RNAcentral holds the sequence, with entries from ENA. A computed fold for a 1442-nucleotide RNA from an uncultured Alphaproteobacteria bacterium, annotated as small-subunit ribosomal RNA. Its mean pLDDT, the model's own confidence on a scale to 100, is 85. It matches the Rfam family "Bacterial small subunit ribosomal RNA". Its family is annotated with structural constituent of ribosome and ribosome in the Gene Ontology.
RNA sequence: AGAGUUUGAUCAUGGCUCAGAACGAACGCUGGCGGCAUGCCUAACACAUGCAAGUCGAACGAGACCUUCGGGUCUAGUGGCGCACGGGUGCGUAACGCGUGGGAAUCUGCCCUUGGGUUCGGAAUAACAGUUAGAAAUGACUGCUAAUACCGGAUGAAGUCUUCGGACCAAAGAUUUAUCGCCCAGGGAUGAGCCCGCGUAGGAUUAGCUAGUUGGUGGGGUAAAGGCCUACCAAGGCGACGAUCCUUAGCUGGUCUGAGAGGAUGAUCAGCCACACUGGGACUGAGACACGGCCCAGACUCCUACGGGAGGCAGCAGUGGGGAAUAUUGGACAAUGGGGGCAACCCUGAUCCAGCAAUGCCGCGUGAGUGAUGAAGGCCUUAGGGUCGUAAAGCUCUUUUACCCGGGAUGAUAAUGACAGUACCGGGAGAAUAAGCCCCGGCUAACUCCGUGCCAGCAGCCGCGGUAAUACGGAGGGGGCUAGCGUUGUUCGGAAUUACUGGGCGUAAAGCGCACGUAGGCGGUUACUCAAGUCAGAGGUGAAAGCCCGGGGCUCAACCCCGGAACUGCCUUUGAAACUAGGUGACUAGAAUCUUGGAGAGGCGAGUGGAAUUCCGAGUGUAGAGGUGAAAUUCGUAGAUAUUCGGAAGAACACCAGUGGCGAAGGCGACUCGCUGGACAAGUAUUGACGCUGAGGUGCGAAAGCGUGGGGAGCAAACAGGAUUAGAUACCCUGGUAGUCCACGCCGUAAACGAUGAUAACUAGCUGUCCGGGCACAUGGUGUUUGGGUGGCGCAGCUAACGCAUUAAGUUAUCCGCCUGGGGAGUACGGUCGCAAGAUUAAAACUCAAAGGAAUUGACGGGGGCCUGCACAAGCGGUGGAGCAUGUGGUUUAAUUCGAAGCAACGCGCAGAACCUUACCAGCGUUUGACAUCCUACGCUACCCAGAGAGAUUUGGGGUUCCCUUCGGGGACGUAGAGACAGGUGCCGCAUGGCUGUCGUCAGCUCGUGUCGUGAGAUGUUCGGUUAAGUCCGGCAACGAGCGCAACCCUCGCCUCCAGUUACCAGCGAGUAAAGUCGGGGACUCUGGAGGGACUAACCCGUUAGGGUGGGAAGGUGGGGAUGACGUCAAGUCAGUAUGGCCCUUACAUCUAGGGCUGCACACGUGCUACAAUGCCUGGUACAAAAGGAACCAAGACCGCGAGGUGGAGGAAAUCCCUAAAGCCAGGCCCAGUUCAGAUUGGAGUCUGCAACUCGACUCCAUGAAGCCGGAAUCGCUAGUAAUGGUAGAUCAGCUACGCUACCGUGAAUACGUUCCCGGGCCUUGUACACACCGCCCGUCACAUCAUGAAAGCCGCUUCCGCCCGAAGUAUCCGAGCCAACCGCAAGGGGGCAGGGUCCUAAGGCAGGGGUGGUGAUUGGGAUGAAGUCGUAACAAGGUAA
Repeated sequence: AGAGUUUGAUCAUGGCUCAGAACGAACGCUGGCGGCAUGCCUAACACAUGCAAGUCGAACGAGACCUUCGGGUCUAGUGGCGCACGGGUGCGUAACGCGUGGGAAUCUGCCCUUGGGUUCGGAAUAACAGUUAGAAAUGACUGCUAAUACCGGAUGAAGUCUUCGGACCAAAGAUUUAUCGCCCAGGGAUGAGCCCGCGUAGGAUUAGCUAGUUGGUGGGGUAAAGGCCUACCAAGGCGACGAUCCUUAGCUGGUCUGAGAGGAUGAUCAGCCACACUGGGACUGAGACACGGCCCAGACUCCUACGGGAGGCAGCAGUGGGGAAUAUUGGACAAUGGGGGCAACCCUGAUCCAGCAAUGCCGCGUGAGUGAUGAAGGCCUUAGGGUCGUAAAGCUCUUUUACCCGGGAUGAUAAUGACAGUACCGGGAGAAUAAGCCCCGGCUAACUCCGUGCCAGCAGCCGCGGUAAUACGGAGGGGGCUAGCGUUGUUCGGAAUUACUGGGCGUAAAGCGCACGUAGGCGGUUACUCAAGUCAGAGGUGAAAGCCCGGGGCUCAACCCCGGAACUGCCUUUGAAACUAGGUGACUAGAAUCUUGGAGAGGCGAGUGGAAUUCCGAGUGUAGAGGUGAAAUUCGUAGAUAUUCGGAAGAACACCAGUGGCGAAGGCGACUCGCUGGACAAGUAUUGACGCUGAGGUGCGAAAGCGUGGGGAGCAAACAGGAUUAGAUACCCUGGUAGUCCACGCCGUAAACGAUGAUAACUAGCUGUCCGGGCACAUGGUGUUUGGGUGGCGCAGCUAACGCAUUAAGUUAUCCGCCUGGGGAGUACGGUCGCAAGAUUAAAACUCAAAGGAAUUGACGGGGGCCUGCACAAGCGGUGGAGCAUGUGGUUUAAUUCGAAGCAACGCGCAGAACCUUACCAGCGUUUGACAUCCUACGCUACCCAGAGAGAUUUGGGGUUCCCUUCGGGGACGUAGAGACAGGUGCCGCAUGGCUGUCGUCAGCUCGUGUCGUGAGAUGUUCGGUUAAGUCCGGCAACGAGCGCAACCCUCGCCUCCAGUUACCAGCGAGUAAAGUCGGGGACUCUGGAGGGACUAACCCGUUAGGGUGGGAAGGUGGGGAUGACGUCAAGUCAGUAUGGCCCUUACAUCUAGGGCUGCACACGUGCUACAAUGCCUGGUACAAAAGGAACCAAGACCGCGAGGUGGAGGAAAUCCCUAAAGCCAGGCCCAGUUCAGAUUGGAGUCUGCAACUCGACUCCAUGAAGCCGGAAUCGCUAGUAAUGGUAGAUCAGCUACGCUACCGUGAAUACGUUCCCGGGCCUUGUACACACCGCCCGUCACAUCAUGAAAGCCGCUUCCGCCCGAAGUAUCCGAGCCAACCGCAAGGGGGCAGGGUCCUAAGGCAGGGGUGGUGAUUGGGAUGAAGUCGUAACAAGGUAA
């Protein structure tokens, strides 16, 4: 410090997720030791049991015990002090509760200090004794007694009160010779109470709250100010700087995180507060409205003799319960501290220790060295090896920890040690007692094998898994951390993703529709003043602990101790005076006023006008009109449309008209008049900051809509009809009502847009246009200059880019509004407004990992432009109809083996299925195998004959081989045996190689360097021409290059040279009936080698590329072939072969005979033959090319009607063989289902072959079907082409060949042209597509699940108001009953108590209202869910632009 994830890729926006740190944690696996910490976060739920606050005999009487008689010990009670501390918890509390800093009207036991005092009396009472009630708790009565308990008198001031005369108030002794006490008063310290400034959560879908309320006066009350309380008076007080209400919450020092600013948090430790079963109340006291006190009410629990009583663990342990979850019913007062006491001492679950828990932090260990046959074993393997791995074993050492033995502290100071025989020290034995967890696709360090097969599973995000998974599970190996490691949860960080530091708003989320204006915020120049803000100095405070720095102590560290710094804050005080604020004075540059002037669809009102439309009346006139893509509905013979004249009505104002004008926006368009707003220009003068913005507020505000009343020509939602369509509730057409218009009143919204808030200033220009002013002259359609408005282009700058650019989206300033992922949703609920429609304000649950912007490259478009192709058109011939052949589908079957599937499967693999082939089926067999290699044993087999069998095979008989030899044997071969292995046309062409098809022989596809762009990319390759061509030329930020094109290769066409046998034969000779037959020849044809030839070199046009003409056998690539760029289709092929993985192994292998691949209601493709006279038949006659031939081609001859047979010359071939048909010449047929056509069937044969039944071809005789040119549709072809005629070959025993591949003969027609169909290329445009239009995608319906709104109601919680009742208790009043102290001789008085009344009041009751939560038949929409239904709304002009 960043990373992953939206895309084909890019940049930016934006969310989600990860890596870090932390924890009072929990869970899973694992677990050696020690130190220091920490340990109910949930039920402030309920609690058994024990302990947690007592002490003093030096205050007192009494009792018991001991006694050395001096006294001592123990104790219930009276009395004193303490029990308000310490300990626990966080319910309540949004508050002077807390934090911080101040303040004045207070109290303060014990403690310190100062000044005084400590005198004289009195009356009771508990204990105790007796009687008595009760189950108990607890009492009642009578009698006795003490005090430092209680009461009175005296003395009182420096105390209190005061009318300044005065009045009033105290005490306690104990023991003994020295202390401890007691009383009054002053001061201090400590602690406590009260008040104030500032700070300290969320919600406005809580906007108004308040009657003791705010203030005053009198009185009361308190330790003390005060409505704290009361009576009276006044009507105030709080609130947008957030009152009131609701929800949540103890606050702080600190803790965690963070660079910081911040954010989150408030366990342990420390300070404050609050509480003590729930609610109320007071008493005592220095202090409480009191955790282990009291009274009352309530709930709960316990005891009970049913009459009545007792209780409060949020003290320490512990129990139940709750929960994911949190410890011992331990030891000691030794230390520190607290209470009491003169003290000894007693008490102390405070505290100090121990126990339990890896809960956390820190430290240590589980050994060290050496050791390569790189052992065994595991795993992998390309089978060689690699790796675990110096790792182990082995050898040599060490002993931290743990274990055993011994010694043994500090903490304590004279004594006293729970911890503890602990820490620590010494000795001993022995590698001995001690390693796991997670991860290994990317982020993120770490890879292979096996299993599984969208299953099981994983997953923080992206995403893995559908037969080769580094992502699941296991293993080996590796990586990380380590007594821990992972997971889950939570917080901060990363997140500049709420932006103070430190973000944005044209198009990504985001400028209010516009203006006026309140509060508020901000504000021109100058002088003086003040000192609030600001700055500086000083002082106080900011507890300790913690954090940080420096030291020190435990062996180190964690931990602890000491010192410093810091605590960014608040307060007081002294100064400074630039800036801001305040005050006073001045100014004119901002703003406003005034004068003059011109421009304008600015607004309102009234009036006027013409064109058009429709309607009405009349005339002319006749059959149609209207409307559409085409039609129809409609109108018209009752006279339409058309045309002429006249009239009526309403609405809108053609041309002018313009990126022209005006207005704040919405908006404003005929003309005239009236009223009126604003802007602008020029200019004397005036005011003197009067300004800008603007939360709330107010006004204006298109269209549609609403209300009332008018008006209604045209247009036109709804509606009706006609079309279109699969449907058509649409688009189109014919009609047509609200409405559109006017007046008044509502509504308050729009893509109200420049998707751009207002104001002010600054920052290059060029060029239009509208409205003003100045200057100059040559007075013009002039030039120049200066203001305001409105446009275009463009620099700097900005921007993610697009773009903006003095009219900013640039650079600054001020103010306002708004945004924070998509969906849910601008929705629900609540409020406000509205007549309604609805508007405004405005969530959550849930769900997704994206949604969105700009630009790029493609692809696509029922977008555009240009070009091209037998693409269309123009032609010729076909297919589709018939019969047959052949392939496919379907169907059938035991099997009809398998593959190929639009073009680019279908006479395709198959250049040839009777057996074989053959892979299929039903049988009979074999199991190291039909085939390969290796081992062992035996052997001479082989081969022949006979028998069985469908055969494979098997039984018997005969038979005895070949090669080498060192004679031992070996090899070939056969049989038997055992295993390694063979074998598989079994699966995956989506694991592959190779090969092939296709776009397409289309003209394209790329690279290097440079340049441009943040980038993907662009440029080059675009543009203007040209070409068959990215072919070439020109231009150009490009310059070059590669693969393609072309050429180079083969062949055909012309010529030359060379060479002539088997080919040829002109000339010469021979020869024949004839014949290159012979001699010979090398001229010709031909053969097959080598060359030439075409390159425009001549003319015209054009800058060039090129186009045209001529010459020429051939001319603009001369014809044909081979040649197929980058790539696309997961195209085809595992059945040609090869190959990975999987599967079978007495079978999915192999052998065998038979069957099947040929089956047949049917459908399709490809062909053949025809339908005839340009023909058919018969006879005669002529001319090829290219192939092939030895298990072959086969002549002549003979036989057969023929297929063919007999026999065989010649030929391993320019030698021999095979060798044409159409054509031509004659004759016949005469338009018929024929002398066309030949299917089918019957019969008879031939040939091949082991064998023609299923299932061959051919021949002959006979038979003589459909068919008379073929619907929709569709195919091929541009010249030696189509059409037509025959020939040959491969495969092959034969053949289903009419197929395929070649060959030659005869030999046309047409192309105006590119509108349209199809394919393709280039440029451009739009895009929501990128598995790319066979794309994407919307809504209803149906099903499942989830969360949520409404809902008759039902059930809780909370709060308010009114009334009733009213415990305990304070206060007050009464007090006839009762009473020791004082006064009094007494009576009595004073005082007190019980009891009663009143005010207040907890709980409770009655009635009503508000808020909130849960639930609810039914119902609404929403979200999600591999393959449901209906359509096709959007994205391209998305087929009606949205």